RNA sequence: GGUUGAAUGGUCUAGUGGUUAUGAUUUCUGUCUCACACACAGGAGGUCCCCGGUUCGACCCCGGGUUCAACCA
Numbered sequence: 001g002g003u004u005g006a007a008u009g010g011u012c013u014a015g016u017g018g019u020u021a022u023g024a025u026u027u028c029u030g031u032c033u034c035a036c037a038c039a040c041a042g043g044a045g046g047u048c049c050c051c052g053g054u055u056c057g058a059c060c061c062c063g064g065g066u067u068c069a070a071c072c073a
Stems, first nucleotide, its partner, number of pairs: 001072007010025003018056001026044006049065005
């Protein structure tokens, strides 16, 4: 330099172009316990990497950029 793939709460992750973006974990509160842990219930936590375009409507499609990974040279 080229090709391909990836980027979504603190972490990991799902997501057919259409309702309030999914689940786990984390954390907080409550129940339980002498207490802790476990379990159960509820809550908090997101600029869906950035810019632009297509569309009535974009996490999703298209173009460019950034970062990371693999491969080729």
RNAcentral holds the sequence, with entries from ENA and Rfam. Transfer RNA from Macrolepiota fuliginosa MF-IS2, 73 nucleotides, folded computationally. Lineage of the source: Eukaryota > Agaricomycetes > Agaricaceae > Macrolepiota > Macrolepiota fuliginosa. Its mean pLDDT, the model's own confidence on a scale to 100, is 80. Its Rfam family is "tRNA". Gene Ontology term of the family: triplet codon-amino acid adaptor activity.